Context: one part of a larger RNA
RNA sequence: CCUUCGUUAAGGAAUUCGGCAAAAUAGAUCCGUAACUUCGGGAUAAGGAUCGCCUCAGUAGGGUAAAGAGGCCUAGCGCCUUGGAGCCUGAGGAGGCCGCAGAGAAAUGGCCCUGUCGACUGUUUACCAAAAACACAGGUCUGUGCGAAGUCGUAAGACGAAGUAUACAGGCUGACGCCUGCCCAGUGCCGGAAGGUUAAGGGGAGUGGUGAGAGCUGCGAACUGAAGCCCCGGUGAACGGCGGCCGUAACUAUAACGGUCCUAAGGUAGCGAAAUUCCUUGUCGGGUAAGGUCCGACCCGCACGAAUGGCGUAACGAAUGGGGCACUGUCUCAACGAAGGACCCG
Numbered sequence: 001c002c003u004u005c006g007u008u009a010a011g012g013a014a015u016u017c018g019g020c021a022a023a024a025u026a027g028a029u030c031c032g033u034a035a036c037u038u039c040g041g042g043a044u045a046a047g048g049a050u051c052g053c054c055u056c057a058g059u060a061g062g063g064u065a066a067a068g069a070g071g072c073c074u075a076g077c078g079c080c081u082u083g084g085a086g087c088c089u090g091a092g093g094a095g096g097c098c099g100c101a102g103a104g105a106a107a108u109g110g111c112c113c114u115g116u117c118g119a120c121u122g123u124u125u126a127c128c129a130a131a132a133a134c135a136c137a138g139g140u141c142u143g144u145g146c147g148a149a150g151u152c153g154u155a156a157g158a159c160g161a162a163g164u165a166u167a168c169a170g171g172c173u174g175a176c177g178c179c180u181g182c183c184c185a186g187u188g189c190c191g192g193a194a195g196g197u198u199a200a201g202g203g204g205a206g207u208g209g210u211g212a213g214a215g216c217u218g219c220g221a222a223c224u225g226a227a228g229c230c231c232c233g234g235u236g237a238a239c240g241g242c243g244g245c246c247g248u249a250a251c252u253a254u255a256a257c258g259g260u261c262c263u264a265a266g267g268u269a270g271c272g273a274a275a276u277u278c279c280u281u282g283u284c285g286g287g288u289a290a291g292g293u294c295c296g297a298c299c300c301g302c303a304c305g306a307a308u309g310g311c312g313u314a315a316c317g318a319a320u321g322g323g324g325c326a327c328u329g330u331c332u333c334a335a336c337g338a339a340g341g342a343c344c345c346g
Base pairs, nucleotide, nucleotide: 001341002340003339004338005337006336007335008334010332011331014330019327027051028050029049030048031047036041038175052097053096054095055094056093061089062088063087064086068082069081070080071079072078073076098102110325111324112323113322114321115320116319117317118316122134123133138173139172140171141170142169143168144167150159151158152157176312177311178310179309181242182241183240186239187238188235189234190233191232192231195230196229197228201224202223206219207218208217209216210215243261244260245259246258247257270304271301282298283297284296285295286294
């Protein structure tokens, strides 16, 4: 010096990206417990007090219950009443004793306030990620009438299901509460006895080769001919989309208002510098002596927004951000000690 431990004056997070690590808390009984809440919770909330041993005395009490006594009859290893031995358990109180210390060791929650995300318990990258990812009950859409749709298989066949639309399959969303706006022009899907286009096939006007001819063998116009596409409608919890410029109020500023262009329609409610904000450490307020983070507001949303769900939400989380109390060798700033290494000798 390294590893693993122990202790430490004064201070107590000044350390650090960050209290990482360590310390602290811890049991039982009693007291006492807030906001909020889906009335279940939150809650061991928080915060306190007590705890050993001896004597009264194994006391009061509780449980079990023998002998004995009495009664009953079905006469039994019976039942009922009484009885309380023995055994088990056992507060609370009074008096006293010892130590620095009585849950005397070990084991054994630190707590509080406030955001974000996800409702929750679960699941996951075997070996760098456990999460706000996946799943989830619940919601909704679509398909499927049974030899179901769907899936596997060339098929037979099988699953679906020994089920039958309160079922099964697929997609999206993701408890619960309040809600879920506008656009069907494009794409998709669904519907549509007309019309247009359209293949093989049917059809053969006409025309060619060859042959003496009969014939054989080609090409071939009208006309006829599905689905599909065009066309006409519908459909957004289908894929998706949800504007620009100019002017205007008796301070200024701003623009309820007006004009104009474009669109299928121009973003509603709610939320908003956000897990989204470039400018940006936006501005104001709070917390700090001091705050690029955090919380509350504002809204010029570069580039939120309603089941690729929007906004809330008690409980929950080895999730994540900010603050505080307690506590500490994280630090000021290091010291000493222990065990094992390193090192030296053999």